This is a predicted structure of a 350-nucleotide part of an RNA (small-subunit ribosomal RNA, central domain) from an uncultured bacterium.

[in-house]
Context: one part of a larger RNA
RNA sequence: UUGGGCGUAAAGCGCUCGUAGGCGGGACAGGAAGUCCGUGAAGAAAGACCUGGGCUCAACUCAGGGAACGGCACGGAUACUCUUGUUCUUGAGGUAAUCAGAGGGUGAUGGAAUUCCCGGUGUAGCGGUGAAAUGCGUAGAUAUCGGGAGGAACACCAGUGGCGAAGGCGAUCACCUGGGGUUAUUCUGACGCUGAGGAGCGAAAGCUAGGGGAGCAAACGGGAUUAGAUACCCCGGUAGUCCUAGCCGUAAACGAUGGAUACUAGGUGUAUGUGGUAUCGACUCCAUAUGUGCCGCAGCUAACGCAAUAAGUAUCCCGCCUGGGGAGUACGGCCGCAAGGUUAAAACUC
Numbered sequence: 001u002u003g004g005g006c007g008u009a010a011a012g013c014g015c016u017c018g019u020a021g022g023c024g025g026g027a028c029a030g031g032a033a034g035u036c037c038g039u040g041a042a043g044a045a046a047g048a049c050c051u052g053g054g055c056u057c058a059a060c061u062c063a064g065g066g067a068a069c070g071g072c073a074c075g076g077a078u079a080c081u082c083u084u085g086u087u088c089u090u091g092a093g094g095u096a097a098u099c100a101g102a103g104g105g106u107g108a109u110g111g112a113a114u115u116c117c118c119g120g121u122g123u124a125g126c127g128g129u130g131a132a133a134u135g136c137g138u139a140g141a142u143a144u145c146g147g148g149a150g151g152a153a154c155a156c157c158a159g160u161g162g163c164g165a166a167g168g169c170g171a172u173c174a175c176c177u178g179g180g181g182u183u184a185u186u187c188u189g190a191c192g193c194u195g196a197g198g199a200g201c202g203a204a205a206g207c208u209a210g211g212g213g214a215g216c217a218a219a220c221g222g223g224a225u226u227a228g229a230u231a232c233c234c235c236g237g238u239a240g241u242c243c244u245a246g247c248c249g250u251a252a253a254c255g256a257u258g259g260a261u262a263c264u265a266g267g268u269g270u271a272u273g274u275g276g277u278a279u280c281g282a283c284u285c286c287a288u289a290u291g292u293g294c295c296g297c298a299g300c301u302a303a304c305g306c307a308a309u310a311a312g313u314a315u316c317c318c319g320c321c322u323g324g325g326g327a328g329u330a331c332g333g334c335c336g337c338a339a340g341g342u343u344a345a346a347a348c349u350c
Stems, first nucleotide, its partner, number of pairs: 003322004007304002012318001014201004021194003025088007033081002035077006049065006091191001092188003095184005103177007110154001115149007125136002162169002206247006215241002220236004258317006266295011299306002323350003332343004
């Protein structure tokens, strides 16, 4: 181990694909494994229960009765589950047309800005702060003009806007490529849902090798502040941040809310499509589908709140929780170059 739970009290795996398994739409027919009914055999005794008896009572004990004992065999029933076959189209998928998009990958191109270098003008300051100082500058800085180099990021558009399973994705163009919406009764005909193990993806930091390095900036140095200041502020500054290949596999990986399906008042915004209305046409208005927000009824909730994007009403499958500390630790296993990750206790204590 029942049970009760998992937005915030302990508890939804970071996300997806998918194996076994579990569960699974409408109709008809056959079978009869589960299920239900009947019959039969077996189901020792003691014990337990009921009735009566024996020890003076009782405990104890004797007799009788009924009950119970996963189940088995045979015959029957066929609503449900199962199974076999046939069939259907609403679930699912395909096809055709069409649409939106920072979805992914590769390559090329562009302008603004910072920094550096060269040249011109020009002269004593610049910079920085609460105030300063360190720092830079007469070997000519700051400022300003022209030219050049290089790296990184893409202002405005930009929007509780869009896309993606999640992580995440934002200049422009081209190529390659994934997913999604709408319309069409066009095709297949349950092909579905979930998913233990497993596999893949997975921010930042970190690691290995080779490049690159403008700005920023752990560590580090200096200046301040302060009682001190291993900080906050200032001047510098290396890893890193960037690219290629390979590791790592974790986050408040959050909606702190697993996935799927169905049902259950409304109102309002927004994105994309379709149909209608309207019009010369575009707007407008109406309907509808998908997505994304806000408000709100019933209901739910300990409350906060949630409320068709549910935390409502139900079903299916998975994951997880079970007092605090010890501890997400030790030991062992597996993974990793390492950092460490993952699985995961106990003593003891309150």
The full RNA is in RNAcentral, with records from ENA and Greengenes.